[in-house]
Molecule: transfer RNA
Organism: Vulcanimicrobiaceae bacterium
RNA sequence: AGGCCGGUAGCUCAAUUGGUAGAGCAUUCGCCUCCAAAGCGAGGGGUUGCGGGUUCAAGUCCUGUCCGGCCUGCCA
Numbered sequence: 001a002g003g004c005c006g007g008u009a010g011c012u013c014a015a016u017u018g019g020u021a022g023a024g025c026a027u028u029c030g031c032c033u034c035c036a037a038a039g040c041g042a043g044g045g046g047u048u049g050c051g052g053g054u055u056c057a058a059g060u061c062c063u064g065u066c067c068g069g070c071c072u073g074c075c076a
Base pairs, nucleotide, nucleotide: 001072002071003070004069005068006067007066010025011024012023013022019056027043028042029041030040031039049065050064051063052062053061
């Protein structure tokens, strides 16, 4: 320098052919309990790494760029 894969909630990860972003864990509240744990119920939390473009509509398509991993090559 070139190529491939990945970046989505605090963490680990989903999201079909482009069609209203979700699960588990964690956290908060409630129930239960003498108290707590466990269990049960409910809630909050997201500029989908960042910018631009296409589209009625983009996590998804195109493009630039940053970060991480892997492969190939060049110089010395």